Predicted 3D model of a 90-nucleotide RNA (c-di-GMP-I riboswitch aptamer) from a Desulfobacterales bacterium.
RNA sequence: GGCGUUGAAGGGCAAACUUUCCGAAAGGCAAGGACGCAAAGUUUCCGGUCUAAGUCCGGCCGUGGUGGAUAAGGCAGCGGGGGCGGUAGA
Numbered sequence: 001g002g003c004g005u006u007g008a009a010g011g012g013c014a015a016a017c018u019u020u021c022c023g024a025a026a027g028g029c030a031a032g033g034a035c036g037c038a039a040a041g042u043u044u045c046c047g048g049u050c051u052a053a054g055u056c057c058g059g060c061c062g063u064g065g066u067g068g069a070u071a072a073g074g075c076a077g078c079g080g081g082g083g084c085g086g087u088a089g090a
Stems, first nucleotide, its partner, number of pairs: 005090001012037002017032003021028002035077001042082002045080003048075003054070005060064001
C1' cells in the first nucleotide's frame, strides 16, 4: 500500500407523519420530524412495482361521464448492473 471480515469515534443521510408549493395521479421540492441506513451518494441499463393525464379499445348513453389496456410519468429507502467516492482501529 491492496483485499476481505468485524467493532468504535467524529461526522453524514432521513421512513412514517405534519405543513407550504408543484403535479391528473403516482410522486417530488422545502421546513419540521426520526423508522431505519456503511454507499439510504449517483445513474432507469435489466427485472420488479406504483400511477393512468394523454392515447387506443369497449359498452352506456347523450356529448361526458364510465370499464379495460397502455409510460413517454414515477419509485435508486424493491433487487441486480454501471460509473464515481469515503472515516477509522483491530
Its mean pLDDT, the model's own confidence on a scale to 100, is 80. It was read from a public genome assembly, where an Rfam model found it. The model forms 100% of the base pairs in the Rfam consensus. Rfam family: c-di-GMP-I riboswitch aptamer. Gene Ontology term of the family: cyclic-di-GMP binding.